[in-house]
RNA sequence: GGGCCUGUGGCGCAGCUGGGAGCGCGCCUGCAUGGCAUGCAGGAGGUCACGAGUUCAAAUCUCGUCAGGUCCACCA
Numbered sequence: 001g002g003g004c005c006u007g008u009g010g011c012g013c014a015g016c017u018g019g020g021a022g023c024g025c026g027c028c029u030g031c032a033u034g035g036c037a038u039g040c041a042g043g044a045g046g047u048c049a050c051g052a053g054u055u056c057a058a059a060u061c062u063c064g065u066c067a068g069g070u071c072c073a074c075c076a
Stems, first nucleotide, its partner, number of pairs: 001072007010025004019056001027043006049065005
């Protein structure tokens, strides 16, 4: 340098045949218990890596950039 894959709440991930942004853990509050653990109920938290384009509508399609992984090439 080239090909492919990945980037989504604090963490791990799902969602990619375009239209509801979700799950588990964690966090906060309440209830149960004398208390912890635990269980139940509720809640907060996300510019979907960044920028642009297509579209009535983009996490999802297209282009570019950045970061990580992997394979190949190049080098003395």
Background
Transfer RNA from a Caldisericia bacterium, 76 nucleotides, folded computationally. Its mean pLDDT, the model's own confidence on a scale to 100, is 81. The RNAcentral record of the sequence draws on ENA. It matches the Rfam family "tRNA". Gene Ontology term of the family: triplet codon-amino acid adaptor activity. The source organism's lineage runs through Bacteria, Pseudomonadati, Caldisericota and Caldisericia.